[in-house]
This is a predicted structure of a 78-nucleotide RNA (c-di-GMP-I-GGC riboswitch aptamer) from Desulfonema ishimotonii.
Parts: sequence; structure tokens; C1' cells
RNA sequence: UCAGAAAAAGCCAAACCCUCUGAAAGGGGGGGCGGAAAGCCACGGGUCUUAUAAAAAAAGACAGCCGGGUUGCCUUGC
Repeated sequence: UCAGAAAAAGCCAAACCCUCUGAAAGGGGGGGCGGAAAGCCACGGGUCUUAUAAAAAAAGACAGCCGGGUUGCCUUGC
């Protein structure tokens, strides 16, 4: 550097329920389906909310939707 999650020590935390917060999507705490960056970044695409008859635009959210950027635990291995 690549690869992997077999072992061990760790890391993260789906759904669901409760609770706090938000106009909402969502976010925080609890909780584990899973992950190998399921750490971070909203850069590109996409989805969702405001939000309705539709379209467009605007503001916001999602990093566990995909791509990309960047930092990194372990080593049965290369």
C1' cells in the first nucleotide's frame, strides 16, 4: 500500500419503543439490525420536508441512497 472482518481488543449503531427537541423532514439520549470506515465533509447526483392542483425556484434535512474528497483501530493475510 492492497485486502479482510477469521480471532482478539476496540469503534459505529438499523428497526422498534420511550423521552427531549424541531413547523416538518429530521436531530439528541436509550436500544441493536447490521457495518469495515455505518468516522468526518452537503462537492455532484438522488430522496424527503416546508407544500398545496401541477411545474419551476428558494430554504432545510438525509453521510446507514450512490459517487467523490479526507483521516483512521486490528491483522488469519498480500